A computed fold for a 350-nucleotide part of an RNA from a metagenome, annotated as small-subunit ribosomal RNA, central domain. Its mean pLDDT, the model's own confidence on a scale to 100, is 90. The RNAcentral record of the full RNA draws on SILVA.

Context: one part of a larger RNA
RNA sequence: CUGGGCGUAAAGGGCGCGCAGGCGGUUGGAUAAGAGAGAGGUGAAAACCCCGGGCUCAACCUGGGGCCGGCCACGCAGACUGUCCGGCUGGAGUGUGGGAGAGGGAAGUGGAAUUCCUGGUGUAGCGGUGAAAUGCGUAGAUAUCAGGAGGAACACCGGUGGCGAAGGCGGCUUCCUGGACCACAACUGACGCUGAGGCGCGAAAGCCAGGGGAGCAAACAGGAUUAGAUACCCUGGUAGUCCUGGCUGUAAACGAUGGAUACUUGCUGUGGGGGGUAUUAAAUCCCUCUGUGGCGGAGCUAACGCGAUAAGUAUCCCGCCUGGGGAGUACGGUCGCAAGUCUGAAACUC
Numbered sequence: 001c002u003g004g005g006c007g008u009a010a011a012g013g014g015c016g017c018g019c020a021g022g023c024g025g026u027u028g029g030a031u032a033a034g035a036g037a038g039a040g041g042u043g044a045a046a047a048c049c050c051c052g053g054g055c056u057c058a059a060c061c062u063g064g065g066g067c068c069g070g071c072c073a074c075g076c077a078g079a080c081u082g083u084c085c086g087g088c089u090g091g092a093g094u095g096u097g098g099g100a101g102a103g104g105g106a107a108g109u110g111g112a113a114u115u116c117c118u119g120g121u122g123u124a125g126c127g128g129u130g131a132a133a134u135g136c137g138u139a140g141a142u143a144u145c146a147g148g149a150g151g152a153a154c155a156c157c158g159g160u161g162g163c164g165a166a167g168g169c170g171g172c173u174u175c176c177u178g179g180a181c182c183a184c185a186a187c188u189g190a191c192g193c194u195g196a197g198g199c200g201c202g203a204a205a206g207c208c209a210g211g212g213g214a215g216c217a218a219a220c221a222g223g224a225u226u227a228g229a230u231a232c233c234c235u236g237g238u239a240g241u242c243c244u245g246g247c248u249g250u251a252a253a254c255g256a257u258g259g260a261u262a263c264u265u266g267c268u269g270u271g272g273g274g275g276g277u278a279u280u281a282a283a284u285c286c287c288u289c290u291g292u293g294g295c296g297g298a299g300c301u302a303a304c305g306c307g308a309u310a311a312g313u314a315u316c317c318c319g320c321c322u323g324g325g326g327a328g329u330a331c332g333g334u335c336g337c338a339a340g341u342c343u344g345a346a347a348c349u350c
Base pairs, nucleotide, nucleotide: 003322004321005320006319007304008303012318014201015200016199017198021194022193023192025088026087027086028085029084030083031082033081034080036076038074040072041071042070048066049065050064051063052062053061054060091191092188093187094186095184096183097182098181103177104176105175106174107173108172109171110154115149116148117147118146119145120144121143125136126135162169163168206247207246208245209244210243211242215241216240220236221235222234223233258317259316260315261314262313263312266295267294268293269292270291271290272289273288274287275286276285299306300305323350324349325348332343333342335340
């Protein structure tokens, strides 16, 4: 010496469940597979290396030692890992009692607004822009009042507030249903962590079938702008956006930061819970668990910054990187109805 890394330089899998595998708390006993130390056998010779010797030297030949990285059986020890037997409760789970929440699914329902239709009032404009025009309107628009239809989204509350593994989730009510948190410490007794493959979930757009269609709006048409204007602005407008069932499987799927556990000065805001102190009464004060923010110490970092929600100090497991372009391309395979997805090069070039 026996790689170094992954917030922003290349690099964390979009997220979860989990088979195999890897790793695994505490205590007593047994064992002796791993690991340890001892002695023995074997590891042919030659070759190789070191020290000598012989041909006048060398090549060459030769003596001794080393080496042969290893294997085998034997007795020893019993700390550590493993295995077996037994125990423990701190990890994990269960139970009992609580409260919080846009967590998920289904059904129902409410008001505001837009649009459209019918009717009333009413008359010449409305609309739109930087300015206009296209457009709409004397077949009566815009405005205004009443009634009706229909679809979509839920103002205020609303909050670096909450919930969820992630994607994501927001009117109200009911039903079904998942998870987390707190208190108690009754029960089980290591039942745990991670997780290649695998399976499932997975925004938007897109696809298939059937419905629906108010507003918005790719494409498209027209009006403007302009040298042009296949744009930005305006008037329209179809897919789509919505629902049901199926497919697609991607994203700046981001905290650009995988998961788990332990440890390490502080200050401050806020969500949920518990305890305490004072009091007539905790909304205020103190402590504590759990979440979510701001600042900051040590430490870390190339710097920026991170800083108990670590990017600090450590351990375990998985994924990934290894100069730029070529290229997430080609080819092959795989999945898909397709679009395309996943896997994923090389020549050449700098």
It matches the Rfam family "Bacterial small subunit ribosomal RNA". Its family is annotated with structural constituent of ribosome and ribosome in the Gene Ontology.